[in-house]
The RNA shown here (c-di-AMP riboswitch aptamer (ydaO/yuaA leader)) has 137 nucleotides and comes from Planotetraspora phitsanulokensis. Taxonomically the source falls in Planotetraspora (Bacteria, Actinomycetota, Actinomycetes, Streptosporangiaceae). Rfam family: c-di-AMP riboswitch aptamer (ydaO/yuaA leader). Rfam links the family to the GO terms cyclic-di-AMP binding and regulation of gene expression. Its mean pLDDT, the model's own confidence on a scale to 100, is 76.
RNA sequence: AGACCGUCACCGCCGAGUCCGCGUCAACGCGGAGCCGGGGACCCACCUCUCCUGGGGUGAAUCGGCACAUCUCGUGCCGUAGGGCGCCUUCCAGCCCGAACCCGUCAGCUAACCCGGUAGGCGGAUUGGAAGCAAGG
Numbered sequence: 001a002g003a004c005c006g007u008c009a010c011c012g013c014c015g016a017g018u019c020c021g022c023g024u025c026a027a028c029g030c031g032g033a034g035c036c037g038g039g040g041a042c043c044c045a046c047c048u049c050u051c052c053u054g055g056g057g058u059g060a061a062u063c064g065g066c067a068c069a070u071c072u073c074g075u076g077c078c079g080u081a082g083g084g085c086g087c088c089u090u091c092c093a094g095c096c097c098g099a100a101c102c103c104g105u106c107a108g109c110u111a112a113c114c115c116g117g118u119a120g121g122c123g124g125a126u127u128g129g130a131a132g133c134a135a136g137g
Stems, first nucleotide, its partner, number of pairs: 010124005018033006034118006044108001054106001055103004063079006082097004088132006
């Protein structure tokens, strides 16, 4: 000097997942605010039930093609609806994601009302250019 690993701080990213108070110093528990989700009328919409192959929810994460495998679940590539990129919006490029889980035969929308969540995972790169807006000096 470089590479790798770990820890702390700071600054950021995905995401609703942040802040405050009390019990108490902590773990933990409780409450509040903010944010997020579900259930739930009239009207409207859909139009019975059963079987077949139930149906539904959170989320951007849907829908295909090819090959392998072959009760079947699946595996891998290639696309794709859709989503993300560090003030914000739009356009153009570039780089990524395109999962996972839950309810349990049951739920359209839905005012009042009712019930929950407030996690987890990453990075050291400020992803760039143009136009505009805002803020600050």